Annotation: Model confidence (mean pLDDT): 84 of 100. This is a predicted structure of a 387-nucleotide part of an RNA (large-subunit ribosomal RNA, domain III) from Vampirovibrio chlorellavorus. Taxonomically the source falls in Vampirovibrio (Bacteria, Bacillati, Candidatus Melainabacteria, Vampirovibrionales). The full RNA is in RNAcentral, with records from SILVA.
[in-house]
Context: one part of a larger RNA
């Protein structure tokens, strides 16, 4: 220079009460305006206690701050079923023997790491200041051991099925969710009336089990045979009968239904106080209509550019066992360890030196108009963007 630029989106604040030394801002109430495919819920990564509760305001918050993501304490994170770790491998990594090189090391078999990909199984309602498919009540499932009790050719690091896949495109079934109605409870407009196509509010409820639908579907059972599947092989594949199947079989499959529920939930009402909490009771809980990007769909059609693998899982014999041991159903018992689980997560809490108009993968998708996840206004939720 200057008490000057600026206080970081122009979503927008006002009142009235509380608290306090002090309140424009922190707490409650009221009306008020903003987002609503988001400025709102719910994960992943990435942050590492920011969460919750007392107390506190030196210093951080671009101003005050009694408040905070701040400062001190103390609390908080509960799993057989969610992820992980297990079991399996891809790209890629290591890599016994080996090859190659003066070395140092490269490189690769067996093998043995590697998810962002396959593999068993839980849901509903309650609850805490702060966690919950974890805890609590209820109803379920899986897997592996053993004990039984019934029948019995078991057996694998090894054969063969499976698992198993593009990419556009169309159509049909459904369901979630929405709208109405109808039921239930309840208001009657500052006082009295309002009866009507008035108005307010609710109309919620799962995994699970059953049986097997709309639909997909062309093979499906049983004999015989057999230069192949490195041995075998009753298995797969190859021939060949024979019965059954386009009037849709075996297979497969959403949803409806029923049970689950004589339960929870639930407007609202009664009590009780510390005035927003606790306790007790609890009505109705049906249908149309509309409809998805979810399933049914790993489906169907069609096209080139031809669309991982490997266990898990089903069989098959081999060695071998063969009154054992294994196997099957079927009951019933016992285990299910370990590690994550708080909080932000389109952001004041991650990456950006900052409570930064910048960046950030998935998953939810209400109304009214609308072709729509534009787009306007609105619910639920959330905020009014620290002078």
């Nucleotide at each position: 220079g200057a008490g000057u630029a600026a206080c970081g989106a122009u979503a927008a604040u006002g009142c009235g009460g509380g608290u306090g030394a002090a309140a424009a801002a922190c707490c409650c109430g009221c009306a008020c305006g903003c987002c609503g495919a988001a400025a709102g819920u719910c994960c992943a990564a990435g942050g590492u206690u920011u969460c919750c509760u007392g107390c506190g305001c030196a210093a951080c918050g671009g101003u005050a701050a009694u408040c905070g993501g701040c400062g001190c304490a103390g609390g908080g994170u509960g799993a057989g079923u969610c992820g992980g770790c297990c079991c399996c491998u891809a790209a890629g990594g290591c890599g016994a023997g080996g090859c190659g090189g003066a070395a140092a090391c490269g490189c690769g078999u067996a093998g043995u790491c590697g998810a962002u990909g396959g593999g068993a199984a839980a849901c509903a309602g309650g609850u805490u200041a702060a966690u919950a498919u974890u805890c609590c009540u209820g109803u379920a499932c899986u897997a592996a051991u053993g004990u039984u009790u019934a029948u019995u050719g078991c057996g694998a690091u090894g054969g063969g099925a499976g698992g198993a896949c593009g990419a556009a495109g169309a159509a049909g079934g459904u369901u979630a969710g929405g709208u109405u109605a109808g039921c239930c409870c309840g208001u009657g407009a500052u006082u009295g009336g309002u009866u009507g196509a008035a108005c307010g509010g609710g109309u919620u409820u799962a995994a699970g089990u059953g049986a097997g639908u709309a639909g997909g579907g062309a093979g499906u059972g049983u004999g015989c045979u057999u230069a192949g599947g490195u041995a075998a092989a009753u298995c797969c594949g190859g021939g060949u009968g024979c019965a059954u199947g386009a009037u849709g079989a075996a297979c497969u499959g959403a949803g409806a239904c029923a049970c689950g529920a004589u339960g929870a939930c639930g407007a609202g009402g009664c009590g009780g106080c510390u005035u927003g909490c606790c306790g007790c009771u609890g009505a109705a809980g049906u249908a149309a209509c509309u409809g998805a990007u979810a399933c049914c769909c790993c489906g169907c059609u069609u096209c080139c550019a031809g669309g991982a693998a490997a266990a898990g899982u089903c069989u098959c014999u081999a060695a071998g066992c063969u009154u054992c041991a294994g196997a099957u159903a079927g009951a019933c018992a016992u285990u299910a360890a370990c590690c994550g689980u708080a909080c932000c997560c389109g952001a004041a809490a991650c990456c950006g030196a900052c409570a930064c108009a910048g960046g950030u993968g998935g998953a939810c998708a209400g109304g009214u108009a609308g072709a729509g996840a534009a787009u306007a206004c609105c619910a639920a939720g959330g905020c009014g963007c620290g002078u």